This is a predicted structure of a 104-nucleotide RNA (SAM riboswitch aptamer (S box leader)) from Jeotgalibacillus salarius. It was read from a public genome assembly, where an Rfam model found it. Taxonomically the source falls in Jeotgalibacillus (Bacteria, Bacillota, Bacilli, Caryophanaceae). Its Rfam family is "SAM riboswitch aptamer (S box leader)". About the family: The SAM riboswitch is found upstream of a number of genes which code for proteins involved in methionine or cysteine biosynthesis in Gram-positive bacteria. Of the family's consensus pairs, 97% are formed in the model.

RNA sequence: GUCUUAUCAAGAGAGGUUAAGGGACUGGCCCAAUGACACCUCGGCAGCAGACUGACUCGUCAGUACUGUGCCAAUUCCAGCAAGUGUUUCUUGAUAGAUAAGAC
Numbered sequence: 001g002u003c004u005u006a007u008c009a010a011g012a013g014a015g016g017u018u019a020a021g022g023g024a025c026u027g028g029c030c031c032a033a034u035g036a037c038a039c040c041u042c043g044g045c046a047g048c049a050g051a052c053u054g055a056c057u058c059g060u061c062a063g064u065a066c067u068g069u070g071c072c073a074a075u076u077c078c079a080g081c082a083a084g085u086g087u088u089u090c091u092u093g094a095u096a097g098a099u100a101a102g103a104c
Stems, first nucleotide, its partner, number of pairs: 001104008013042005021031003025080004043072003048068003051064006076096001081093004
């Protein structure tokens, strides 16, 4: 990098360095010199996989948060394509994206 499966309405920030962009893409709308984004330190959230514990119908459920990740503005910030509803609104699904696990 490609494929498959699962999830994406909840949750969780302080300090330091640096300096102008950032929120994947496009449009919108936001964040940002009252210092964003990024990086580092510490802290936290969550519970995908491993580990451990317990229960039972024995391959599932519940728990712990030790290990590997992930995450800590806004629903994945909203929409993008299609269908339904019906009058510009809502719902559902798909696409795209992100993350985890497995395979190549």